[in-house]
Molecule: Bacterial RNase P class A
Organism: Sulfuricurvum sp.
RNA sequence: CAGGUACACAGGUGAUAGCUUGGAUAUUAUAUUCAAGAGGAAAGUCCGGGCUGCUGUAGGACACGGUUCCAUCUAACGGAUGGCCACGGUAACGCGAGGGACAGUGCAACAGAGAGUAGACCGCCUAAGCUUCGGUUUAGGUGAGGGUGAAACGGCGGGGUAAGAGCCCACCAGUCUCAUAGGCAACUAUGAGAGCUAUGUAAACCCAACCGCGCAGCAAGAAACAGAUGGUUAGCGUCCUACAUUGCUAUUGUUUCGCUAGAGGCUCUGAGCGAUCAGGGCAGUAGAUUAAUUAUCACUUUAUCCAGAACCCGGCUUAUGUGUACCUACUCA
Numbered sequence: 001c002a003g004g005u006a007c008a009c010a011g012g013u014g015a016u017a018g019c020u021u022g023g024a025u026a027u028u029a030u031a032u033u034c035a036a037g038a039g040g041a042a043a044g045u046c047c048g049g050g051c052u053g054c055u056g057u058a059g060g061a062c063a064c065g066g067u068u069c070c071a072u073c074u075a076a077c078g079g080a081u082g083g084c085c086a087c088g089g090u091a092a093c094g095c096g097a098g099g100g101a102c103a104g105u106g107c108a109a110c111a112g113a114g115a116g117u118a119g120a121c122c123g124c125c126u127a128a129g130c131u132u133c134g135g136u137u138u139a140g141g142u143g144a145g146g147g148u149g150a151a152a153c154g155g156c157g158g159g160g161u162a163a164g165a166g167c168c169c170a171c172c173a174g175u176c177u178c179a180u181a182g183g184c185a186a187c188u189a190u191g192a193g194a195g196c197u198a199u200g201u202a203a204a205c206c207c208a209a210c211c212g213c214g215c216a217g218c219a220a221g222a223a224a225c226a227g228a229u230g231g232u233u234a235g236c237g238u239c240c241u242a243c244a245u246u247g248c249u250a251u252u253g254u255u256u257c258g259c260u261a262g263a264g265g266c267u268c269u270g271a272g273c274g275a276u277c278a279g280g281g282c283a284g285u286a287g288a289u290u291a292a293u294u295a296u297c298a299c300u301u302u303a304u305c306c307a308g309a310a311c312c313c314g315g316c317u318u319a320u321g322u323g324u325a326c327c328u329a330c331u332c333a
Stems, first nucleotide, its partner, number of pairs: 002328008011300007019037008039306001043317002046315005051217004055244008064212005069083005084098001085096001087094002099207002104205002106201003121146002123142008154172002157169003173197001175194008221257006229250004265282007
C1' cells in the first nucleotide's frame, strides 16, 4: 500500500421540564412517589414455526408444493456448522439451482455426405467393359487421408489387408469393475483387469429418494352489553374408510380480553473444531391503539449511519457509519 476474514458499538453520566405503561399511597379523576420505556436491521414479507378459527379424531390415495454431495445442530426451515468435490483467485479466501443422460421425450443454428448405435462429397482398392492410353462407365468394398464444422464416433507407433478399420499388439487418455490403505461418510491415493470408446444439455420436459400436504390468518379470534333483520343439521384442494358429537350461526355499535413470563434474556462451569447442548446462578427488561421515550444545560466520548415495535419467535436478504483484531500478496528498512 492492496486484498481477505471475524467481532464490537450506534454514545455515556447528572439536573430541570414534558409524554406512555405498571406498582404503592392518598383522592374521586386528580396528586405524589418508585420502576421501566424502539433496532442492527424494528426494514423486505423470501422461508420456518408458536398461537387462533372453520363439529371433532384417526388412517389412506390422488393432485399440489419443496429439497437434493456427506456428517452434525435445531421446535422447524429452502436455515446454521464442519467437511468432500467442481469452479474462480498468485494467495488469504470466495462460491455452487452439488441425485439421475444406461427409463423415456425434446433441443444443439449455419456449414457439411453425415451430428448418435450417423454417413459417402473428394479420394483409395477389386472385377467387368470402353478407350484418343490421358482416362472413363457400371457393380462391389472402404471409412485410415482430404474437406466442412465448436465437435466427425479415441490418440500415437507398428502388424495386417486388395485397399482400409481396435481387425490385432504395445504405450497413453477416457469409461466401467474389482482389490488394498485412510476416512463414520461424501471421497482420496495406489494397483489390477475388461470392453475397445455409448457427445453435451435436466436453472429443458421428465425420473428417483426424502419432506410437507385443508384453508385462512391477531384486521386470527373470545367474552359481555345493546338493537334490528335473517339463516341453518354439518366440512376446508378432490375422493375413500372408521369412530364420536346434536345444536348452532351471520350482520352492526361499544367495552374488555387476546397483549407480552417467551423453543425468552444476562452470566458462570463443563462437553464439542464448530453450530450447539447440559447444569448452576441472577433479574423481571415497551405493550401504544389518530399511535408514547422529547427539549435545555453541564461534564465526558471515535458517536457518526441506515432508520421507529403494533401477537410472538428462529432464519435469510437488503440499507448503513465508526473502530478493533488476525491472515494473504507486494515493496522498503